The RNA shown here (SAM riboswitch aptamer (S box leader)) has 116 nucleotides and comes from a Bacteroidota bacterium. Model confidence (mean pLDDT): 80 of 100.
RNA sequence: CGCUUAUCAAGAAAGGCGGAGGGUUAUGGCCCGAUGAUGCCUUGACAACCUCUUCCCGUGCAAACGGGAAAAAGGUGCCAAUUCCAUCCUGACAACAAGGUCAGGGCAGAUAAGUC
Numbered sequence: 001c002g003c004u005u006a007u008c009a010a011g012a013a014a015g016g017c018g019g020a021g022g023g024u025u026a027u028g029g030c031c032c033g034a035u036g037a038u039g040c041c042u043u044g045a046c047a048a049c050c051u052c053u054u055c056c057c058g059u060g061c062a063a064a065c066g067g068g069a070a071a072a073a074g075g076u077g078c079c080a081a082u083u084c085c086a087u088c089c090u091g092a093c094a095a096c097a098a099g100g101u102c103a104g105g106g107c108a109g110a111u112a113a114g115u116c
Base pairs, nucleotide, nucleotide: 002115003114004113005112006111007110008109013043014042015041016040017039021032022031023030026087027086028085029084044079046077049075050074051073053070054069055068056067057066058065059064083108088105089104090103091102092101093100
C1' cells in the first nucleotide's frame, strides 16, 4: 500500500523550536495565520478502539465464549471550525430562471482492530 469490520454532531491545551503559508488531493466557498499559523519536540489533557483488572447477566461440567458496566495501568488515537461546508444519486418541501432547505445513500478520507 491492498482487503474486511466498526466509528466519525460529543470531548480535550500550555511551553519550546521554527518562520510562511495552512485547513490531506481537485474546484468553489468559508475560515486559521507575523498578536507567529501549518509542522516538529516536551508536558498535560480528552476519549475509551485493542490489551490488562474488577463487577453483573446469559450459554457451558469446566475451560471459555457472548453481552453490559466500571477503571485508565499498557498499545494506539486525538486536543480550531460536523471529516470546516458543498461537489455524485434518490426522496420530501418550497420555488419554478438560476439556485435553495431537510433526510437517506454513494465516492473520497481519518482512526482502531484484524488479515495477506

The model forms 88% of the base pairs in the Rfam consensus.